[in-house]
Context: one part of a larger RNA
Molecule: large-subunit ribosomal RNA, domain VI
Organism: Candidatus Dojkabacteria bacterium
RNA sequence: CGUUGUAUAUCUGAGGGAAUUGACCCUUAGUACGAAAGGAUCAGGGUGAGGUAACCUCUAGUGUACCAGCUGUUCUACCAAGAGCAUCGCUGGGUAGCUACGUUAUUUAAGGAUAAGUACUGAAAGCAUAUAAGUACGAAGCCUAUCCUAAGAUUAGAUAUACUUUUGUAGCUUGACUACAUGAGAGGUCCGCGGGAGAUUACCGCGUUGAUAGACUCUAGGUGUUAGUAUAGUAAUAUAUUUAGCCAAGGAGCACUAAUUGACCAAAAG
Numbered sequence: 001c002g003u004u005g006u007a008u009a010u011c012u013g014a015g016g017g018a019a020u021u022g023a024c025c026c027u028u029a030g031u032a033c034g035a036a037a038g039g040a041u042c043a044g045g046g047u048g049a050g051g052u053a054a055c056c057u058c059u060a061g062u063g064u065a066c067c068a069g070c071u072g073u074u075c076u077a078c079c080a081a082g083a084g085c086a087u088c089g090c091u092g093g094g095u096a097g098c099u100a101c102g103u104u105a106u107u108u109a110a111g112g113a114u115a116a117g118u119a120c121u122g123a124a125a126g127c128a129u130a131u132a133a134g135u136a137c138g139a140a141g142c143c144u145a146u147c148c149u150a151a152g153a154u155u156a157g158a159u160a161u162a163c164u165u166u167u168g169u170a171g172c173u174u175g176a177c178u179a180c181a182u183g184a185g186a187g188g189u190c191c192g193c194g195g196g197a198g199a200u201u202a203c204c205g206c207g208u209u210g211a212u213a214g215a216c217u218c219u220a221g222g223u224g225u226u227a228g229u230a231u232a233g234u235a236a237u238a239u240a241u242u243u244a245g246c247c248a249a250g251g252a253g254c255a256c257u258a259a260u261u262g263a264c265c266a267a268a269a270g
Base pairs, nucleotide, nucleotide: 001152005163006162007161008160009159010158011157015149016148017147018146021049023047024046025045026044027043033038050107051106052105053104054103055102059100060099061098062097066093067092068091069090070089071086072085073084074083075082076081110144111143112142117137118136119135120134167181168180169179170178171177172175187265188264189263190262191207192206193205194204195203212258213257214256216253217252218251219250221247222246223245228241229240230239231238232237
């Protein structure tokens, strides 16, 4: 842009894609078979491997604007306390998110038509013959079934609900007509605040009739007990104040800040 006005929600499914792997154990059964050695088909049950998908409750990894400890050096006049640099300076932990080594699910039950192949009845050809007429089986393969996608399927689908729609002029073929002009308009776009969405776009939420993001407060959680002061000790340090102090992405509350004001596009039947 189209789908012949628009919005919201729910569908149909032409078509397309994905998956459909493998092992071992038990029973049947030490049975059938076989002189013995050995040793099943069929059928039933069980345990995993590998694959695929989703997720982060647990386990674990990462977590470069989180917390603590430590070293050297420069600086904040000095002590203390800190800041910069040193691979994120090094080390120990770690929220959200992302992830697997983690968790969950699934990995085939069934039907149809068949291939190679196996058959029944049966003539041509008094026999025989699975074939000529007719009939029945038969594969991880094919078509379904399962999952995902899908109406640009231009054959542009369906259902439900809601909303919108002036006036004038001219023309003739007088019409549910055409052309031009004009106002309003459901709704949409731009714009702004953002996102479990994202290269951009797109998608999703919100825009004061507001909790969309930030700030703030509370909280979950992380780190591990700040500074200062007091006491003990010559001191390093320890203890108390103090399960403190600090804190990113988590969860709530709260209009304090920013979503202001606005611009543009825009239509049918009845």